[in-house]
Context: one part of a larger RNA
RNA sequence: UUGGGUUUAAAGGGUGCGUAGGCGGAGAAUUAAGUCAGUGGUGAAAGCUCGCAGCUUAACUGUGAAAAUGCCAUUGAAACUGAUUUUCUUGAGUUCGAUUGAGGUAGAUGGAAUGUAUCAUGUAGCGGUGAAAUGCUUAGAUAUGAUACAGAACACCAAUUGCGAAGGCAGUCUACUAAGUCGAUACUGACGCUGAGGCACGAAAGCAUGGGGAGCAAACAGGAUUAGAUACCCUGGUAGUCCAUGCCCUAAACGUUGAUUACUCGUUGUUGGCGAUACACUGUCAGCGACUAAGCGAAAGCGUUAAGUAAUCCACCUGGGGAGUACGAUCGCAAGGUUGAAACUC
Numbered sequence: 001u002u003g004g005g006u007u008u009a010a011a012g013g014g015u016g017c018g019u020a021g022g023c024g025g026a027g028a029a030u031u032a033a034g035u036c037a038g039u040g041g042u043g044a045a046a047g048c049u050c051g052c053a054g055c056u057u058a059a060c061u062g063u064g065a066a067a068a069u070g071c072c073a074u075u076g077a078a079a080c081u082g083a084u085u086u087u088c089u090u091g092a093g094u095u096c097g098a099u100u101g102a103g104g105u106a107g108a109u110g111g112a113a114u115g116u117a118u119c120a121u122g123u124a125g126c127g128g129u130g131a132a133a134u135g136c137u138u139a140g141a142u143a144u145g146a147u148a149c150a151g152a153a154c155a156c157c158a159a160u161u162g163c164g165a166a167g168g169c170a171g172u173c174u175a176c177u178a179a180g181u182c183g184a185u186a187c188u189g190a191c192g193c194u195g196a197g198g199c200a201c202g203a204a205a206g207c208a209u210g211g212g213g214a215g216c217a218a219a220c221a222g223g224a225u226u227a228g229a230u231a232c233c234c235u236g237g238u239a240g241u242c243c244a245u246g247c248c249c250u251a252a253a254c255g256u257u258g259a260u261u262a263c264u265c266g267u268u269g270u271u272g273g274c275g276a277u278a279c280a281c282u283g284u285c286a287g288c289g290a291c292u293a294a295g296c297g298a299a300a301g302c303g304u305u306a307a308g309u310a311a312u313c314c315a316c317c318u319g320g321g322g323a324g325u326a327c328g329a330u331c332g333c334a335a336g337g338u339u340g341a342a343a344c345u346c
Stems, first nucleotide, its partner, number of pairs: 004317003007300002012314001014201004021194003025088007033081002035077008049065006091191001092188003095184006103177007110154001114150008125136002162169002206247006215241002220236004258313006266291009295302002319346003328339004
């Protein structure tokens, strides 16, 4: 490389948009690039293969055939692919009418809790643990009440719920904004799918500048535990956590399952539409769950939300370690990211 694979054995890119490329619905006409057929030319000789012959045989040699799967020219065919023209509506999109939601951005605002400050009541403990101690407290703590301020997060509702491409999104209200679904079939008429590069987004931590700082809390300090205890437990506590702007670009970024399309029994719950209503049971579309037939699978299990049956495109894998390391390149303020070996060894 071919082949075979990618839920868990190695292997699906973190996610989307999209360039080139690859692939692509139905009918008709033309063409003849691919395709197929015929003919001609060429495809050196030797060699290989087959037949026959010559050295006593063989090796060897001679001779004939075949082969040379290719290329060029020409004459035809027109099913398929391509190209051009034309038509269509099922794919895709638009329109109209409903409707859904923690989708996004910005602003405003609410109560509980926590902490702090002041005042009041009140007196000797509080706090913490397996047990303690460090710590706080007669300069009046803890507790209770009142008032004020601050920051952060939103109990109940709440759910195998919902929304979003993923990351993710939850008090309430307002403004702006994106999307899905359903119904009607009025319009366009293949406008589609995938997508190397590219661009955008991308939890937490971290970085830069300026704010903010209640609680929590890496580092750090002290108290315990212990043989030791650079830990687990306790008392404190700084970065950080929060906001704005700009970087970083990684995660068990997981459904460890790429995207799209078609097909292949059923049962049941639930969300949002539509339909039908006798209040009986029942249909349909789009999601989210549970169980299962066929089938698949090494098994666990998957099973119309496939890991089944097929098709298109992309990404990735090829024994363990060395190693996601070295070197080079590139991106970054840095931390580091991306790309990514070999020797050696088992």
Molecule: small-subunit ribosomal RNA, central domain
Organism: metagenome